The RNA shown here (transfer RNA) has 72 nucleotides and comes from a Candidatus Nanoarchaeia archaeon. It matches the Rfam family "tRNA". It is annotated as a transfer RNA. The sequence is in RNAcentral, with records from ENA. Model confidence (mean pLDDT): 81 of 100. Lineage of the source: Archaea > Nanobdellati > Nanobdellota > Candidatus Nanoarchaeia.
[in-house]
């Protein structure tokens, strides 16, 4: 320099055009003589950035940035 993949909650990840979800973690409550475990509830993300298409974009297209794999 060229090609591919990835970027969504604190962490690991789903979500292929119509109100953003799960597990773990965090907080509160219940339960216990007290912990752990368990149950219930809550908080937490305008989806890496900019632009385009569309009535409508996390999702499709273009550019940028970052990470990663390969080629030279």
């Nucleotide at each position: 320099g060229c090609u591919g993949u990835u970027g969504u909650a604190g962490c690991u990840c789903a979500g292929u055009g119509g109100u953003a979800g799960a597990g773990c973690g965090u907080u509160a409550c219940a339960u216990u003589g007290g912990u752990a475990a368990u149950g219930u509830a809550a908080a937490g993300g305008c989806c890496c950035c900019g632009g385009g298409u569309u009535c409508a974009a996390a999702u499709c297209c273009c550019g940028g940035c970052a990470a990663u794999a390969g080629c030279u």